Description:
The RNA shown here (c-di-GMP-I riboswitch aptamer) has 83 nucleotides and comes from Litchfieldia alkalitelluris. Of the family's consensus pairs, 95% are formed in the model.
RNA sequence: UAACGAUAAAGGCAAACUUUCUGAAAGGAAAGGACGCAAAGCUACGAGCCUAAGGCAAAUGCUACGGUCGUCGGGUUACCGAA
Repeated sequence: UAACGAUAAAGGCAAACUUUCUGAAAGGAAAGGACGCAAAGCUACGAGCCUAAGGCAAAUGCUACGGUCGUCGGGUUACCGAA
């Protein structure tokens, strides 16, 4: 330096659920709370998934310029060091 990831050490993040705020919704923020996580740090770049305000067509449907990185991949940065 690149891989790899302990019944190691130090620390970190926080699902469901509850409350408040926010948003058309999906979702997001804060507090509580821990199911899990070795990138569950950052990034919507590719695929997937969610929503459909507006727009288009009109029973209702289609559509992202809205989301999701704790769905997968890519990019990028990083703590520790047994085998």

The prediction has a mean pLDDT of 90. The sequence was found by an Rfam model in a public genome assembly.